RNAcentral holds the sequence, with entries from MGnify. Glycine riboswitch aptamer from uncultured Polymorphobacter sp., 86 nucleotides, folded computationally. Its mean pLDDT, the model's own confidence on a scale to 100, is 77. NCBI's taxonomy places the organism under Bacteria, Pseudomonadati, Pseudomonadota, Alphaproteobacteria, Polymorphobacter. The model forms 84% of the base pairs in the Rfam consensus.

RNA sequence: GCGCGGGAGAGUGUGGGGGGCGAAAACGCUGCUCCACCGCCGAAGGAGCAACCGCCCCCGGAAUCUCUCAGGCAAAUGGACCGCGC
Numbered sequence: 001g002c003g004c005g006g007g008a009g010a011g012u013g014u015g016g017g018g019g020g021c022g023a024a025a026a027c028g029c030u031g032c033u034c035c036a037c038c039g040c041c042g043a044a045g046g047a048g049c050a051a052c053c054g055c056c057c058c059c060g061g062a063a064u065c066u067c068u069c070a071g072g073c074a075a076a077u078g079g080a081c082c083g084c085g086c
Stems, first nucleotide, its partner, number of pairs: 001086006011038001013037006019030004039073003045069001046067003052061003
């Protein structure tokens, strides 16, 4: 690196547009989709360093820690990481 298996957290939030379905109509339903707002999560990626490591300073490194830019908050997908095989 490839294949297989496992693999967490947090919204069925509010409003609006479109689509779809039901209805004679009024109208109703709808995580199908888009936008805005509010709340939240950390395990793609990204950034940071008090302790730690490089004997000490400078400086550098770095996590499952911190931030939450990105990403995510039904299922599916994805997923750090773990196991087995090649």